[in-house]
Context: one part of a larger RNA
Molecule: small-subunit ribosomal RNA, central domain
Organism: candidate division CPR2 bacterium GW2011_GWC2_39_35
RNA sequence: CUGGGCGUAAAGAGUUCGUAGGCGGUUGGUUAAGUCGGAUGUGAAAGACCGAGGCUCAACCUCGGGAACAUGUCCGAAACUAAUUAACUAGAGUAUGUUAGAGGUGCGCGGAAUUCUCGGUGUAGCGGUAAAAUGCGUAGAUAUCGAGAGGAACACCAAUGGCGAAGGCAGCGCACUGGAGCAGUACUGACGCUGAGGAACGAAAGCGUGGGGAGCGAACGGGAUUAGAUACCCCGGUAGUCCACGCCGUAAACGAUGUCUACUAGCUGUGGGGAGCAUCGACCCUCUCCGUAGCGAAGCUAACGCGUUAAGUAGACCGCCUGGGGAGUACGAUCGCAAGAUUAAAACUC
Numbered sequence: 001c002u003g004g005g006c007g008u009a010a011a012g013a014g015u016u017c018g019u020a021g022g023c024g025g026u027u028g029g030u031u032a033a034g035u036c037g038g039a040u041g042u043g044a045a046a047g048a049c050c051g052a053g054g055c056u057c058a059a060c061c062u063c064g065g066g067a068a069c070a071u072g073u074c075c076g077a078a079a080c081u082a083a084u085u086a087a088c089u090a091g092a093g094u095a096u097g098u099u100a101g102a103g104g105u106g107c108g109c110g111g112a113a114u115u116c117u118c119g120g121u122g123u124a125g126c127g128g129u130a131a132a133a134u135g136c137g138u139a140g141a142u143a144u145c146g147a148g149a150g151g152a153a154c155a156c157c158a159a160u161g162g163c164g165a166a167g168g169c170a171g172c173g174c175a176c177u178g179g180a181g182c183a184g185u186a187c188u189g190a191c192g193c194u195g196a197g198g199a200a201c202g203a204a205a206g207c208g209u210g211g212g213g214a215g216c217g218a219a220c221g222g223g224a225u226u227a228g229a230u231a232c233c234c235c236g237g238u239a240g241u242c243c244a245c246g247c248c249g250u251a252a253a254c255g256a257u258g259u260c261u262a263c264u265a266g267c268u269g270u271g272g273g274g275a276g277c278a279u280c281g282a283c284c285c286u287c288u289c290c291g292u293a294g295c296g297a298a299g300c301u302a303a304c305g306c307g308u309u310a311a312g313u314a315g316a317c318c319g320c321c322u323g324g325g326g327a328g329u330a331c332g333a334u335c336g337c338a339a340g341a342u343u344a345a346a347a348c349u350c
Base pairs, nucleotide, nucleotide: 003322004321005320006319007304008303012318014201015200016199017198021194022193023192025088026087027086028085029084030083031082033081034080035077036076037075038074039073040072041071042070049065050064051063052062053061054060091191092188093187094186095185096183097182098181099180103177104176105175106174107173108172109171110154115149116148117147118146119145120144121143125136126135162169163168206247207246208245209244210243211242215241216240220236221235222234223233258317259316260315261314262313263312266295267294268293269292270291271290272289273288274287275286276285299306300305323350324349325348332343333342334341335340
């Protein structure tokens, strides 16, 4: 180098962009690097193969022959790959019209609720639990009415729904802004796919500086429970949760399923668009494109299951696996303020 694999057995990188590289649509011409054919030089001997011979046979040895493989030079072929040239439009993209959407960022606004403060009414309890107690309350609580403050989250709509590359995104309005679908026409003319390194994004927790702090609430204190109870339950409660800026870079970052392309029965629901039909109606029905779900032909699978959104049939490129433990650890290196992250063994043992 080679084999077999990666939904659940070991194995798809959290996601995207993209460098090198690998791979790449249709038609014609040219070249001849790859490729193929011929000629020729080299390719030591031994060994291997074929034939013959010598030791009584064999092993072993001797002689002869041919081939294979590699490489140089010359001549030739032109289907494929490549290079180049001319062209094309089916891939890709641009323009136009239109549509849906919690896609993103910033600014502003709103109501319900909790808590607190002030005031009114009112009086002895409230709260909590399986039951209690700690706790709160005659310095007037709980309840109830009015006013105010402040922070956080947005009930119903709501979905088996939508958007986003993923993480993720939900009150309302405005501004800025990314992407996608559909329709028909025009244009560019392979501009494409993947992507080692690299870059950017990346839940929660955590870290730094400065704010903020209603509720909740690691730690912590108390009350219970219990043999004990460093818990589960209860009363409190700090960090944190929130905002700005900067780090961290992880996750059951999951569809445990890499990206792209083509092909291979259907049925049903649902979101977005278009066309047709229509008692013209935004209804229904039919067709069609894109998405999202349920069930299933063939096929696949160890089974479970997957099944046009494939785990089917194939191709291109990348990542990864190779018995369990030791161990995602040690050491080294890189990154980080730290926590730690990434890369990543061996001895030994079963």